Predicted 3D model of a 679-nucleotide part of an RNA (large-subunit ribosomal RNA, domain II) from a soil metagenome. The prediction has a mean pLDDT of 85.
Context: one part of a larger RNA
RNA sequence: UCCGGCGAGUUACUGCUCUGUCGCCAGGGUAAGCGAAACUCUCGCGCACCCGCAGCGAAAGCGAGUCUGAAUAGGGCGUUUAGUGGCAGGGCGUAGACCCGAAGCCAGGUGAUCUAGGUAUGGCCAGGAUGAAAGUUCGGUAAAACGAGCUGGAGGUCCGAACCCACCAGUGUUGAAAAGCUGGGGGAUGAGCUGUACCUAGGGGUGAAAGGCCAAUCAAACCUGGAGAUAGCUGGUUCUCCCCGAAAUAACUUUAGGGUUAGCCUCGGAUGCAGUUUGACGGAGGUAGAGCACUGGAUGGGCUAGGGGCCCUACAAGGCUACCAAACCCAACCAAACUCCGAAUGCCGUCAAAUGGUCUCCGGGAGUCAGGCGGUGGGGGAUAAGCUUCAUCGCCAAGAGGGAAACAACCCAGACCAUCAGCUAAGGUCCCCAAGUCAUGCUCAGUGGUAAAGGAUGUGGAAUUACUGAAACAGCUAGGAUGUUGGCUUAGAAGCAGCCACCAUUCAAAGAGUGCGUAACAGCUCACUAGUCUAGUGAUUCUGCGCCAAUAAUUCAUGGGACUAUGCAUGGCACCGAAGCUAUGGGUCCCGAUUCGUCGGGACGGUAGGGGAGCAUUCUCUGACAAUCGAAGGCUGGCCGCAAGGCCGACUGGAUGGCAGAGAAGAGAUUAUGUCGGA
Numbered sequence: 001u002c003c004g005g006c007g008a009g010u011u012a013c014u015g016c017u018c019u020g021u022c023g024c025c026a027g028g029g030u031a032a033g034c035g036a037a038a039c040u041c042u043c044g045c046g047c048a049c050c051c052g053c054a055g056c057g058a059a060a061g062c063g064a065g066u067c068u069g070a071a072u073a074g075g076g077c078g079u080u081u082a083g084u085g086g087c088a089g090g091g092c093g094u095a096g097a098c099c100c101g102a103a104g105c106c107a108g109g110u111g112a113u114c115u116a117g118g119u120a121u122g123g124c125c126a127g128g129a130u131g132a133a134a135g136u137u138c139g140g141u142a143a144a145a146c147g148a149g150c151u152g153g154a155g156g157u158c159c160g161a162a163c164c165c166a167c168c169a170g171u172g173u174u175g176a177a178a179a180g181c182u183g184g185g186g187g188a189u190g191a192g193c194u195g196u197a198c199c200u201a202g203g204g205g206u207g208a209a210a211g212g213c214c215a216a217u218c219a220a221a222c223c224u225g226g227a228g229a230u231a232g233c234u235g236g237u238u239c240u241c242c243c244c245g246a247a248a249u250a251a252c253u254u255u256a257g258g259g260u261u262a263g264c265c266u267c268g269g270a271u272g273c274a275g276u277u278u279g280a281c282g283g284a285g286g287u288a289g290a291g292c293a294c295u296g297g298a299u300g301g302g303c304u305a306g307g308g309g310c311c312c313u314a315c316a317a318g319g320c321u322a323c324c325a326a327a328c329c330c331a332a333c334c335a336a337a338c339u340c341c342g343a344a345u346g347c348c349g350u351c352a353a354a355u356g357g358u359c360u361c362c363g364g365g366a367g368u369c370a371g372g373c374g375g376u377g378g379g380g381g382a383u384a385a386g387c388u389u390c391a392u393c394g395c396c397a398a399g400a401g402g403g404a405a406a407c408a409a410c411c412c413a414g415a416c417c418a419u420c421a422g423c424u425a426a427g428g429u430c431c432c433c434a435a436g437u438c439a440u441g442c443u444c445a446g447u448g449g450u451a452a453a454g455g456a457u458g459u460g461g462a463a464u465u466a467c468u469g470a471a472a473c474a475g476c477u478a479g480g481a482u483g484u485u486g487g488c489u490u491a492g493a494a495g496c497a498g499c500c501a502c503c504a505u506u507c508a509a510a511g512a513g514u515g516c517g518u519a520a521c522a523g524c525u526c527a528c529u530a531g532u533c534u535a536g537u538g539a540u541u542c543u544g545c546g547c548c549a550a551u552a553a554u555u556c557a558u559g560g561g562a563c564u565a566u567g568c569a570u571g572g573c574a575c576c577g578a579a580g581c582u583a584u585g586g587g588u589c590c591c592g593a594u595u596c597g598u599c600g601g602g603a604c605g606g607u608a609g610g611g612g613a614g615c616a617u618u619c620u621c622u623g624a625c626a627a628u629c630g631a632a633g634g635c636u637g638g639c640c641g642c643a644a645g646g647c648c649g650a651c652u653g654g655a656u657g658g659c660a661g662a663g664a665a666g667a668g669a670u671u672a673u674g675u676c677g678g679a
Stems, first nucleotide, its partner, number of pairs: 001679006011095003015092010027051003033045004055062002065077004098236002101233001105226006116200009125190001127159003130155001134151006163187003167184005202218001204214003239614006249262005263368002265365006274358001275355009289341001290339002295335003299331004304325001306324002308321004371396010401412003416586004421582003427576003430561003436573001438572001439570004448563001454548002458545010475532005481505003486500003511526001515524002587604007615668001617665007625657002633652002636649005
């Protein structure tokens, strides 16, 4: 992991409540017990007691009233009648209370054959090394001290086997082993190692102390019991069909992953248009926007208090000011906590129409309290986040189908069933792939198939304007002069460092000079003019499509192939395209008709959850049955029912079995790392 069996809302209550049904009814019911009868069942008695028939008040008490009160006032609670008992069911309470699951707590016992420490009594430590004290002899001294030799044999001494330990590495890691093996390592006369017997026990022991050890178990052993501890937590919770169908919010909560009440769902009863949508009309309001009249902010100018600076004075006064600046004026602005203004929506109301499992009330049963994404309006953040927090709408959640390559939420669209029928939506129509290689333009960048500020004789369209057959624009030829080297400045300044002025003359035209250049001149060039040539040329604005445009695994930023249209724009026709719509047939539910045969209309996605109707299993009762001419069970072929399931036949099997009506449940398993057995 698979197969088979078992496996989870039960039972009790003289508890409560509601629904259905039955009995009796202003009443209803018995409990223990007793009697009859004798397996049980059952029948009768038993009226103690319980509920109801009257309430109000704290009470005395009064009573269809009563309490408060001074009240014959007002107000509160009552009065205008239906209960009670059985059975079944929904829910709740008390009990283990749907099932499994702790870590733990307590009680009584069992353990020191492991291990810790201790007591008693035994055992063990190859070999080698070092050479303390003391002693003795000699030297030495006044005597000592002291020195040397010899003797001696101390030590938690040294080296190193047995023995004990476990520091390092490797290995082993479903091991040979629930701690080993291999090679090294440490101690090895000591606080040494070890045998045997005994002692200390669970909040206790023992501990050279690591929370170590106390039988492979220790921050409180093990066994049994309290015990089905408790678990706001996790997992699991078994047949079918039909109708409706949520919530992820508010308030409170030692509350935040749990609850209670409300909200939202469902079922029953009552009410009946009260709900919703649209239209018309009438309202309240201070948002968007806008504005600057207030409150503030803020820019420039004017005007002008005050201040600063300078001048003059120095006693004061005065003058100037490209400085700062209140108030005032002009212009242009900003604001969630500004408003002289001010929508659209939304909200409230009246009327009308449509719709209406709508709305409201009472009662039974819930579930929900982690929401998510998208659009819009805001706050927080960085006008970040698949971020966070509100509001509002949609969708997902609980929604299948088509599109977006794939893709809960985006676009289209809400799946009762069947059909080898049709029309469409979004989106598409070269191939993958159903349908246009359709039409008119644009694009050359593979743009399409990422992007900004900014930039550019890319290219299409529209418009304005200037010049132009009295010859433009571009090119070429020629001219581009004179007063004059303008004045100033300067070493110089001659068109061309800089400052000022920018005149006049001759002309077809020529600046007191556009740029380069010189030390300064010179030189080149431009503006401007003529000739030549010949038909358009220049500037600006708006706009379409492109360019500028480079990253890291792999072409990887079209789904692919491929495409110059199979790209983009326009707009026209055609077609494809869904579980949408239509067609035909069928099913269930609701409503309305009905000649009871049916007909018409509407509905039928669905998690939590509510409601309804059924199927199957085991047993019991009643009734009628089947079966050795073959029951149940097994296995297989066929048929019936929307389904759970049912029926018939063949074979097997060899003794019980179903049917109808009713009753009672140990009453339905793919999942609990479920449990037992098997593979």